[in-house]
Molecule: transfer RNA
Organism: Candidatus Moranbacteria bacterium CG06_land_8_20_14_3_00_40_12
């Protein structure tokens, strides 16, 4: 220096031809136990890496940049 890729909840990943963002662990409240795990039922956590652009509407298209992986030189 070039090419493909991924960057979304505290962790692990999901998000359909662009239509208002979710599962699982963990995490708190209850319930249930003498108690404590285990189960159960509710809650709470995300400006979806940063910036700019298209668009009535952008994690999702484009452009630039930062950091990770992997090729090639």
């Nucleotide at each position: 220096g070039g090419g493909c890729u991924g960057a979304u909840a505290g962790c692990u990943c999901a998000g359909u031809u662009g239509g208002u963002a979710g599962a699982g662990c963990a995490u708190c409240a209850c319930a249930u136990u003498u108690g404590c795990a285990a189960u159960g039922u509710g809650g709470a956590g995300g400006u979806c890496u940063g910036g700019g652009g298209u668009u009535c509407g952008a994690g999702u298209c484009c452009c630039c940049a930062u950091c990770g992986g992997u090729c090639c030189a």